[in-house]
RNA sequence: GGAGCCGGCCGAACAGUCGCCGUAUUGCUAUGGAUACGGAGGAAAGUCCGGGCUCCAAAGGGCAGGGUGCCAGGUAAUACCUGGGGGGCGUGAGCCUACGGCCAGUGCCACAGAAAAUAUACCGCCAUCUUCCCCCUAACAUUUAGCGGGUUGACGGUAAGGGUGAAAAGGUGCGGUAAGAGCGCACCGCACUGAUGGUAACAUCAGUGGCAGGGUAAACCUCACCUGGAGCAAGACCAAAUAGGGAAGCAGGCAGCCAAGCUGCCGAGUGUGGCCCGCACGGUUUCCGGGUAGGUCGCUAGAGGUGUGCGGUGACGUACAUCCCAGAUGAAUGACUGUUCUCGACAGAACCCGGCUUACAGGCCGACUCCCCCC
RNA sequence: GGGCCGUUAGCUCAGCUGGUAGAGCACUCGGCUUUUAACCGAAUUGUCGUGAGUUCGAAUCUCACACGGCCCACCA
Numbered sequence: 001g002g003a004g005c006c007g008g009c010c011g012a013a014c015a016g017u018c019g020c021c022g023u024a025u026u027g028c029u030a031u032g033g034a035u036a037c038g039g040a041g042g043a044a045a046g047u048c049c050g051g052g053c054u055c056c057a058a059a060g061g062g063c064a065g066g067g068u069g070c071c072a073g074g075u076a077a078u079a080c081c082u083g084g085g086g087g088g089c090g091u092g093a094g095c096c097u098a099c100g101g102c103c104a105g106u107g108c109c110a111c112a113g114a115a116a117a118u119a120u121a122c123c124g125c126c127a128u129c130u131u132c133c134c135c136c137u138a139a140c141a142u143u144u145a146g147c148g149g150g151u152u153g154a155c156g157g158u159a160a161g162g163g164u165g166a167a168a169a170g171g172u173g174c175g176g177u178a179a180g181a182g183c184g185c186a187c188c189g190c191a192c193u194g195a196u197g198g199u200a201a202c203a204u205c206a207g208u209g210g211c212a213g214g215g216u217a218a219a220c221c222u223c224a225c226c227u228g229g230a231g232c233a234a235g236a237c238c239a240a241a242u243a244g245g246g247a248a249g250c251a252g253g254c255a256g257c258c259a260a261g262c263u264g265c266c267g268a269g270u271g272u273g274g275c276c277c278g279c280a281c282g283g284u285u286u287c288c289g290g291g292u293a294g295g296u297c298g299c300u301a302g303a304g305g306u307g308u309g310c311g312g313u314g315a316c317g318u319a320c321a322u323c324c325c326a327g328a329u330g331a332a333u334g335a336c337u338g339u340u341c342u343c344g345a346c347a348g349a350a351c352c353c354g355g356c357u358u359a360c361a362g363g364c365c366g367a368c369u370c371c372c373c374c375c
Numbered sequence: 376g377g378g379c380c381g382u383u384a385g386c387u388c389a390g391c392u393g394g395u396a397g398a399g400c401a402c403u404c405g406g407c408u409u410u411u412a413a414c415c416g417a418a419u420u421g422u423c424g425u426g427a428g429u430u431c432g433a434a435u436c437u438c439a440c441a442c443g444g445c446c447c448a449c450c451a
Base pairs, nucleotide, nucleotide: 001371002370003369004368006366007365008364009363010362012340013339014338015337016336017335018334020039021038022037023036024035025034026033028032041346045357046356048355049354050353051352052351053231054230055229056228060277061276062275063274065227066226067225068224069223070084071083072082073081074080085099086097087096088095089094100222101221105220106219107216108215109214122162123161124158125157126156128154129153132150133149134148136146137145138144139143170188171187172186173185174184175183189211190209191208192207193206194205195204196203197202235297236296237295238294245288246287247286248285249284250283252266253265254264255263256262257261269281270280271279290450291449292448304323305322306321307320308319309318310317311316341344376447377446378445379444380443381442382441385400386399387398388397394431403417404416405415406414424440425439426438427437428436
């Protein structure tokens, strides 16, 4: 100098004028005015996870359903984060990883191929018998016998080689054999056992075994662990208005007092997705119709921010100090003017918080890697 | 704000226990007819919304994204 990789931060700046929303104060002409202060993001987004909060029982037991899936830790919690292990990619810094189990069972594997999982045998290779042909030798004379070679068929051996496929019953080499084969041996792989190290995942070493027996669980399933439902339009309160109207479902029954009536018990039903139990309420649910579209709370001081110290490899925890930082409800954060620059991306809170994912012009800082050059 | 569903031919829809994607209408061509319609015959139809992953193989299974649609207030 070039290329790359990881982490963090910023994401127009300044001044003036006029507006908008909120809070506090007010000695004002008070549905308002004045003054002071504050007023979008790293993703406010997608709503994909996890929690707080609220109601249903303080959400309790079982089944079903759903989720997660190497190990350890962090945390309010997680599918997130940190550290580590195995595997893959890269020269490297580093990056990626849905990474329990198909010897519990079941299913699927199109086409091709002999065979897609109980193994099997199309071509090929080989032994024995056999048909035919050739050569040679011997005997004999229209032939017969034998060695060898080729060839047809039968019955076997084999899984080296060929061929099919995404995938074919460990791989390479040597020995061995009629031909072959873990048949034997060496190395690699694999399984089991033991030792050592590590909290563990796992790693290393030694020994034993000729080899278990394809793939697929983002197929059913199984194992371990976790998991109740709904959501601020939750929920609480005040006010106004109307036909406390119609239909349907369910179940009403029993007892006491002479009756009417009242009381008690049981019960259907309901109580936020499914079933059974339990608990609570016990005239309640659904549909049609009717009325109001007003206000207050929930609503923002919080697992909060910043700084320093300490503990920890780290995520994070802890102590002290310090700060208060949007809260609307047709819904505020804007417009204009001037100056400057690198000429400005994605994008706008709606109960809150922790993550993930997705979008994003450009710029700054730090750690590290590879290549080239110079001293 | 919150919850749920869908996307396949020009249009309306099937196909989703993974194995080369179909139906009806429309369009095009030919026939019939003097001509048109109807009728008969033939042919063309497609990045299965987009991008990744699992698998030998994805419209179908999983994840992310885009677009479209539906529902939710209170009172008696």